[in-house]
Context: one part of a larger RNA
RNA sequence: CUCUUGAAGGAACUCGGCAAGUUAGCCCCGUAACUUCGGAAGAAGGGGCACCCAGAAAUGGGUCGCAGUGAAAUGAGUCAACCGACUGUUUAACAAAAACACAGCUCUGUGCCAAGUCGCAAGACGACGUAUACGGAGUGACACGUGACCAAUGCGGAAAGAUUACGGUAAGGGGUUAGCGCAAGCGAAGCUCUGAGCCCAAGUCCCCGUGAAUGUCGGCCGUAACUAUAACGGUCCUAAGGUAGCGAAAUUCCUUGUCGGGUAAGUUCCGACCUGCACGAAUCGUGUAACGAGUUGACUGCUGUCUCCAAGAGAAGCUCA
Numbered sequence: 001c002u003c004u005u006g007a008a009g010g011a012a013c014u015c016g017g018c019a020a021g022u023u024a025g026c027c028c029c030g031u032a033a034c035u036u037c038g039g040a041a042g043a044a045g046g047g048g049c050a051c052c053c054a055g056a057a058a059u060g061g062g063u064c065g066c067a068g069u070g071a072a073a074u075g076a077g078u079c080a081a082c083c084g085a086c087u088g089u090u091u092a093a094c095a096a097a098a099a100c101a102c103a104g105c106u107c108u109g110u111g112c113c114a115a116g117u118c119g120c121a122a123g124a125c126g127a128c129g130u131a132u133a134c135g136g137a138g139u140g141a142c143a144c145g146u147g148a149c150c151a152a153u154g155c156g157g158a159a160a161g162a163u164u165a166c167g168g169u170a171a172g173g174g175g176u177u178a179g180c181g182c183a184a185g186c187g188a189a190g191c192u193c194u195g196a197g198c199c200c201a202a203g204u205c206c207c208c209g210u211g212a213a214u215g216u217c218g219g220c221c222g223u224a225a226c227u228a229u230a231a232c233g234g235u236c237c238u239a240a241g242g243u244a245g246c247g248a249a250a251u252u253c254c255u256u257g258u259c260g261g262g263u264a265a266g267u268u269c270c271g272a273c274c275u276g277c278a279c280g281a282a283u284c285g286u287g288u289a290a291c292g293a294g295u296u297g298a299c300u301g302c303u304g305u306c307u308c309c310a311a312g313a314g315a316a317g318c319u320c321a
Stems, first nucleotide, its partner, number of pairs: 001314006008307002012305001017302001025049005034039001036141001050063005064068001076300007083292002088100002104139007116125003142287004147217003152214002154210004161205003167199003172194005179186002218236005245279001246276001257273005
C1' cells in the first nucleotide's frame, strides 16, 4: 500500500457518516402523506426459497447443514427545507452545479429579389421556405399572478415652428491695369481673392406614444380615556413614491434577533414574528407533484469513523544471503 477479522459500545469520529458496513435475486402479502391522477412505489414493512419419495397437480411425508438468491454478480431506507420543473449540456486534463439548454410565454423586425448574415464583388445561406414562416431579444414546465412611474435614456410616430452642412444663387468688397488726370488719385473689360442675404435634407430642439424597452418606485412631525401603537391629520419633495405575494431568506449588518419545535445540551435546521442595514413581480413574484452523482438539517438500520487499537494475508521498498 491492497485486503481479511474483531470483545463491549455504536457516529462518542469528523467541516461533514468522508470511507467502510448494512441492503441486495425471484415469488407472495402489504404499502402513507402528497399528486399535474400518470405517479409517489421496488414506498415502507413482512413471509417463503435446498434435496429425496409419492402424486396429474394441489399437497403430504422425509433428509442434511451454522447457513438453501448456500460462491460471484446483486437497491440501505425514511422525514423535512432550498435551488433548478423534467430527459439533456458544460470548464478534453482541479469545478457537473443552483451554471447552459429546454418545451412553453412575451415583445420586436420581416410582404419576398423578405428581414438578417457572409462576401470587394459575383454569389450564397435564410429557403427550393412565405407571417401557423423566418430573424433578433428577454423569460424559462405547470398553477395563480405580473402593480405605479414616460421626468432621464432608448425606440416609434407626426409634421407646424426653431436650429442646421455641402451645394446653388449672389449684393458688396479687395488685388491687378487699358484708359483718364499736372498731381493726389479715379478706374472699364478680363483674370483672381473674398463674400452679406436668399433657397436647401436628414438630424437635433419641440410635440405625442411606448415598460414582458434601459430603468426608477421618498422624508419629517403630530394624533386614540393605562401604556404601547397609529386606522387618522399636517407638511416638504417627486416622473411616480414598492401594490399582490414573500421575508433574519443562496438576500439580515447589528445577529448565535425574539418565540416555538427537535437534542440532556443545537452559531446549523424547521415553523412563526417583521425592526426588509440592502426582497418584490418575465435581470419575473409566490407556490408546486415528479425528477437530481446538486446544497442543508434530522432519524432508523449498520458498521474499526471513533473510545483504542489488535491480530492476520499478500505486494513493493530497505538490510542480509